[in-house]
RNA sequence: GCGCAGGUGGCGGAAUGGCAGACGCGCACGGCUCAGGACCGUGUGGCCGCAAGGCCUUGGGGGUUCAAGUCCCCCCCUGCGCA
Numbered sequence: 001g002c003g004c005a006g007g008u009g010g011c012g013g014a015a016u017g018g019c020a021g022a023c024g025c026g027c028a029c030g031g032c033u034c035a036g037g038a039c040c041g042u043g044u045g046g047c048c049g050c051a052a053g054g055c056c057u058u059g060g061g062g063g064u065u066c067a068a069g070u071c072c073c074c075c076c077c078u079g080c081g082c083a
Stems, first nucleotide, its partner, number of pairs: 001082007010025003018066001026044006045056004059075005
């Protein structure tokens, strides 16, 4: 350089163009316990706000569309293959 696969909350990892983040781990609080582990319940992306609530968010930028994590284009990064 060329080809292919990939980039999504703190981590792993789903999502047919239609509520973004299922599910698991972790974490917080509570229960249980003498105390812990295990187990059970509730909650858990970010920012602003006393709160109600608002805004933002799928590597970056642009496009298509009523609607994009998903389709198209350019770029960045990672892995694999070829040279």
This is a predicted structure of an 83-nucleotide RNA (transfer RNA) from an Elusimicrobiota bacterium.
The RNAcentral record of the sequence draws on ENA.
Rfam family: tRNA. It is annotated as a transfer RNA.